[in-house]
About this RNA: c-di-GMP-I riboswitch aptamer from a Gammaproteobacteria bacterium, 89 nucleotides, folded computationally. The sequence was found by an Rfam model in a public genome assembly. The coordinates come from a structure-prediction model, not an experiment, and the mean pLDDT is 88. Of the family's consensus pairs, 95% are formed in the model. The organism belongs to Gammaproteobacteria, within Bacteria.
RNA sequence: UUCAGACAAGGGCAAACCUGGCCGAAAGGUCGGGGGCGCAAAGUCACCGGUCUACCGGGCGCAAGCCCCACGACAGCGGGAUUGCCGGA
Repeated sequence: UUCAGACAAGGGCAAACCUGGCCGAAAGGUCGGGGGCGCAAAGUCACCGGUCUACCGGGCGCAAGCCCCACGACAGCGGGAUUGCCGGA
């Protein structure tokens, strides 16, 4: 440096759900407590595809409301980029 994660060690993260505070229009996020489905990058980055939401804006409507839209979000949906622990070959 490359490959695979079968074995060992020390560890790490943490889904659903319950719960306190905060941000947000929402999706969702953040800092804690409990919990642990899982993860060898479940570290980081929205570049490509996908998914979620729809404040603003646009369309329709007498109205109630409905539809469209990412500039918002998801890295624990897939791909890609990048950094990295351990032992093994």